[in-house]
RNA sequence: GGGCCCGUAGCUUAGUCUGGUGGAGCGACGGACUCAUAAUCCGUCGGUCGCCGGUUCAAAUCCGGCCGGGCCCA
Numbered sequence: 001g002g003g004c005c006c007g008u009a010g011c012u013u014a015g016u017c018u019g020g021u022g023g024a025g026c027g028a029c030g031g032a033c034u035c036a037u038a039a040u041c042c043g044u045c046g047g048u049c050g051c052c053g054g055u056u057c058a059a060a061u062c063c064g065g066c067c068g069g070g071c072c073c074a
Base pairs, nucleotide, nucleotide: 001073002072003071004070005069006068007067010026011025012024013023020057027045028044029043030042031041032040050066051065052064053063054062
């Protein structure tokens, strides 16, 4: 220098192919239960979907560039 894959909540991740309300588990906080704690149950908190631009009525999703990580080739 070239090619491919990945980037979504504090962490692990689904959703992307086929554009149409961003979800789960763990976690944190509050509550119930208990003499108390743990476990369990209920509720709440959570996201510029890596960044910028384009297409579109509408973009996490499609297109381009860039940044970061991984693998391969040279």
The prediction has a mean pLDDT of 85. A computed fold for a 74-nucleotide RNA from a Methanobacteriota archaeon, annotated as transfer RNA. It matches the Rfam family "tRNA". By type it is a transfer RNA.